RNA sequence: GGGCAUAUAGCUCAAGGGCAGAGCGCUGAUCUUAUAAGUCAGUGGUUCCAGGUUCGAAUCCUGGUAUGCCCA
Repeated sequence: GGGCAUAUAGCUCAAGGGCAGAGCGCUGAUCUUAUAAGUCAGUGGUUCCAGGUUCGAAUCCUGGUAUGCCCA
């Protein structure tokens, strides 16, 4: 220098154009002499950035940024 992949909650990851979700975590309650475990309830997002397409974009297109892999 060229090519490919990935970027979504605190962490690991879903969501194939139509309400952004799960598990873990965190908070409260319950249980216990107490803690943990269990049970119940709650909590959490400018979907990496900037544009474009569309009635509607996490999703499609363009450019950029970061990370990883391959080639030279």
This is a predicted structure of a 72-nucleotide RNA (transfer RNA) from a Candidatus Parcubacteria bacterium. The coordinates come from a structure-prediction model, not an experiment, and the mean pLDDT is 84. It matches the Rfam family "tRNA". Its family is annotated with triplet codon-amino acid adaptor activity in the Gene Ontology. Rfam describes the family as follows. Transfer RNA (tRNA) molecules are approximately 80 nucleotides in length. Lineage of the source: Bacteria > Bacteria candidate phyla > Candidatus Parcubacteria.